[in-house]
RNA sequence: CCAGUUGGUCGGAGAACCGCGCCUCCUUCGGGAGGUGAGGAAAGUCCGGACUUCACGGAAGCACGGUGCCGGUUAACGACCGGGCAGGGUGACUUGACGGAAAGUGCAACAGAAAGCAAACCGCCGAUGGCCUGUUUUACAGGAUCAGGUAAGGAUGAAACGGUGCGGUAAGAGCGCACCACUCGUUCAGCAAUGAACAGGUACGGCAAACCCCACCGGAAGCAAGACCAAAUAGGGGCGGCGCAUGAUCUGUUUCCGGAUCGUCGCCCGGGUAGGUUGCUGGAGGCAAGUGGUAACAUUUGUCCAAGAGGAAUGGUUCUCGUCAAGGCUCGAAAGAGCCAAGACACAGAAUCCGGCUUAUAGACCGACUGGCUUU
Numbered sequence: 001c002c003a004g005u006u007g008g009u010c011g012g013a014g015a016a017c018c019g020c021g022c023c024u025c026c027u028u029c030g031g032g033a034g035g036u037g038a039g040g041a042a043a044g045u046c047c048g049g050a051c052u053u054c055a056c057g058g059a060a061g062c063a064c065g066g067u068g069c070c071g072g073u074u075a076a077c078g079a080c081c082g083g084g085c086a087g088g089g090u091g092a093c094u095u096g097a098c099g100g101a102a103a104g105u106g107c108a109a110c111a112g113a114a115a116g117c118a119a120a121c122c123g124c125c126g127a128u129g130g131c132c133u134g135u136u137u138u139a140c141a142g143g144a145u146c147a148g149g150u151a152a153g154g155a156u157g158a159a160a161c162g163g164u165g166c167g168g169u170a171a172g173a174g175c176g177c178a179c180c181a182c183u184c185g186u187u188c189a190g191c192a193a194u195g196a197a198c199a200g201g202u203a204c205g206g207c208a209a210a211c212c213c214c215a216c217c218g219g220a221a222g223c224a225a226g227a228c229c230a231a232a233u234a235g236g237g238g239c240g241g242c243g244c245a246u247g248a249u250c251u252g253u254u255u256c257c258g259g260a261u262c263g264u265c266g267c268c269c270g271g272g273u274a275g276g277u278u279g280c281u282g283g284a285g286g287c288a289a290g291u292g293g294u295a296a297c298a299u300u301u302g303u304c305c306a307a308g309a310g311g312a313a314u315g316g317u318u319c320u321c322g323u324c325a326a327g328g329c330u331c332g333a334a335a336g337a338g339c340c341a342a343g344a345c346a347c348a349g350a351a352u353c354c355g356g357c358u359u360a361u362a363g364a365c366c367g368a369c370u371g372g373c374u375u376u
Stems, first nucleotide, its partner, number of pairs: 001372010012321007020037007039347001043358002046356005051222004056258007064218005069083005084098001085096004099213002104211002106207002121154002123150003128147003131143004162180006181202001182200002185198005226278004236269007247262004285304008322345003327340005
């Protein structure tokens, strides 16, 4: 200097004039003064909760749903941190839908002999038993094969019952050996996932993002949840089921224990209200420092209060600054440096709140690390 990986910050500022919402104080009740007012994602609604309501609560089972290596953090999570294993990358790093195939069922078209308790198409052998020839009628040598042996070589396929090499064999085969691979074997290290060593010739592969098995977690609905005030109506009518205290109902369902209520469930017709206040922002809160921890994070001390609309406020105009910049001028061998400058300024808008994840994003800045080239 170039290329890359990864973490973090900002993402517009100021002034004037006019116009809005909330809070505090003052007021001659007309208003005045001060403070403050949309994000890093407010988006998606993908997770988890706080909170509210439901006469329900505890325990166990079932159904349904979710998660899935190990350890930790957290209010909790499918999040985050650290570690293990497997994959990608020269590397920094990064990805993982990462429990179980030896409980069972199922799937793999076509091709192929054969795709789970399999299997011989081409091939190899034919030592042993059978056939033929020769010699010295024996023994022996040779030939072609039948019986039989085989799965090393070839074909098919995504995948063919461990791999490579040496020996051995009639030819082959873990048949034996070496090195790999593997192990509901042992020992050691580690909280553990796992790793290493030894021992063992040891064989029935893939898919569970197939059904399934195992472990853990889970009541439902949601701020249009709810609470209060005011007003009005018709304390309305009909049908059916179960039941009548030895009973029925009680936000998935069943049983047991405890508790509450006195009917309960479903359908149809008809009537009234749609107003106001509240929930509504002081928190699992922000910032700084110390201590502990590899870290996520925890804890102690100090300090701060930073939107609360209600059909929906947080805005409009002008000027200046800021960032980027077509183009132009000057210097320079070039790379590049300096100056001027038309124009542009991303994604985007609170609605109960919080912790995450995911997605969108003009541009600017800071840090750490990896690879390459060059110079000293």
This is a predicted structure of a 376-nucleotide RNA (Bacterial RNase P class A) from an Alphaproteobacteria bacterium. Its Rfam family is "Bacterial RNase P class A". Rfam describes the family as follows. Ribonuclease P (RNase P) is a ubiquitous endoribonuclease, found in archaea, bacteria and eukarya as well as chloroplasts and mitochondria. Its best characterised activity is the generation of mature 5'-ends of tRNAs by cleaving the 5'-leader elements of precursor-tRNAs. Cellular RNase Ps are ribonucleoproteins.